[in-house]
């Protein structure tokens, strides 16, 4: 000097005008003025999990969903630590839906003999054999090519996969876990570890391919809806309950009242009784529109010790750091440099995930090349 | 804020117990005709939206990201 590999930080900077939102002060208080604060590592996707809030009471049981090596971390998780066990890297190190296929169903095109209750296309080996051929020959007899009927699963071939590998072993008519020996597997025991696991150690001849991100089996988990949750105040206009009123005339009375008579809406009816519906004017109760709250002091930040291989817990000190609701966080000057990437809050909060110009630290590993 | 559905050739749609991607219109050449339509015969066109995983084997299963389209929220 290269080349990689893992965590970690930043995310154009100063200054000056003019707005824009909150919040605190003053005022002549729908508004003016001063002061001070005002995006982000992902605010985003809305996968996940809590918080809060209402339905509601969720004890079991079934249906759905989601998780799946172990163990701890947390408020909880499908997320993080650490650790096995596979896999990829010379290595640092990097992934992994990592239960169960011996509970049962199903699928595995094409090839191939068989794709899962095993079978046999060529081979290979024993037997037997009308005929022909071929050696020898008097004949019996031997080989060879077919043919029948076994035996075999070691070789060839097919496929992605082929009935556990391997072996210059034994063995056999050829073979073959048929036997041996190692190696895979199951089992059983010991010993180390909380625990997956390891590692020895004896045992079975192999118990019977793949696919569960096919259906299923087990274990575990989970009540449902979401800030438009939800509270509280409360217009017009419509509907709901509910109560009181009814026009004229003429007489009494200062007022007000009370007395007679008369008429007494529409609708069904030929009339009345009766029912129903409407007019005014008051009053209550829900509910919409519009406010207000839920809204940001909170599993908060930052520093520092201490516990602990770390996730992450304690304890003490310091801090207040957007809260809009048509929704502010912006614009434009000047300087300067490497001319600046993804992208904009909307109950909060831990995650994961995806986007991201350009730089900055730190710690490791391989290679060259020099002392 | 909550569910759901789709992407396949230039349009428009097909193809699912996972097994060779295909129709129809359109484009292009040919052939008919004096020319052009019709009509006939013929070719080409596909990273199944993008990336990655399970599987021998993905349009199809699963995951993650892109685009697009619909429903439901209130009163009677």
């Nucleotide at each position: 000097g290269g080349a990689g590999u893992c965590g970690g930080c930043c995310g154009g900077a100063c200054a000056g005008u003019c707005g824009c939102u909150g919040c605190c002060g003053u005022g002549c208080c729908a508004c003016a003025u001063g002061g001070u604060a005002g995006a982000g590592g992902a605010a985003a996707g809305u996968c996940c999990g809590g918080g809060c809030u209402c339905c509601a009471u969720a004890g079991g049981g079934c249906a759905g969903a989601g998780u799946g090596c172990c163990a701890g971390g947390u408020a909880a998780u499908u997320c993080c630590u650490g650790g096995g066990a596979g896999g990829c890297g010379c290595g640092a190190g990097c992934c992994u839906a990592c239960g169960g296929a011996a509970a049962g169903u199903g699928c595995c095109a094409c090839a191939g003999a068989a794709a899962a209750u095993a079978u046999a296309c060529c081979g290979c080996c024993c037997g037997g054999u009308c005929c022909u051929c071929c050696c020898u020959u008097u004949u019996u007899g031997g080989g060879g090519c077919g043919c029948c009927a076994g035996g075999u699963a070691a070789g060839g071939g097919u496929g992605a996969a082929a009935a556990g590998g391997u072996g210059u072993c034994g063995g056999u008519a050829a073979g073959a876990g048929c036997g041996c020996a190692c190696c895979g597997c199951g089992u059983c025991g010991a010993u180390g570890g909380u625990a997956a696991c390891a590692u020895c150690g004896g045992u079975g001849g192999c118990a019977g391919g793949g696919u569960a991100a096919a259906c299923c089996c087990c274990a575990c988990u989970c009540g449902g809806a979401g800030c438009a949750a939800g509270a509280c105040c409360a217009a017009a206009u419509a509907g709901g309950g509910g109560a009181a009123c009814a026009g004229g005339c003429g007489g009494a009375u200062g007022c007000u009242u009370c007395c007679g008579c008369c008429a007494g809406g529409u609708g069904u009816g030929g009339c009345c009784c009766a029912c129903a519906c409407a007019g005014u004017u008051c009053c209550c109760g829900g509910g919409u529109a519009g406010g207000u709250c839920g809204c940001u002091a909170g599993a908060g930040a930052u520093g520092u010790g201490c516990g602990g291989u770390g996730a992450c817990g304690c304890a003490c000190a310091u801090u207040c750091c957007a809260g809009a609701u048509g929704a502010a966080u912006g614009a434009c000057u000047g300087u300067c440099c490497c001319c600046g990437a993804c992208a904009g809050a909307a109950c909060c909060c831990g995650g994961c995930u995806u986007a991201c110009a350009g730089g900055c630290c730190g710690g490791c590993u391989c290679c060259c090349a020099u002392u | 804020u909550g569910g759901g559905g789709c992407g396949u050739a230039g349009c428009u749609c097909a193809a699912u117990u996972g097994g060779c991607a295909g129709a129809g219109c359109g484009a292009c050449g040919g052939a008919c005709u004096c020319u052009g339509a019709c009509u006939c015969c013929g070719u080409a066109g596909g990273u199944u939206g993008u990336a990655g995983g399970u599987u021998c084997a993905a349009u199809c299963c699963c995951u993650a990201c892109c685009g697009c389209c619909c429903c439901a929220g209130c009163c009677a």
Molecule: RNase P RNA; transfer RNA
Organism: Sedimenticolaceae bacterium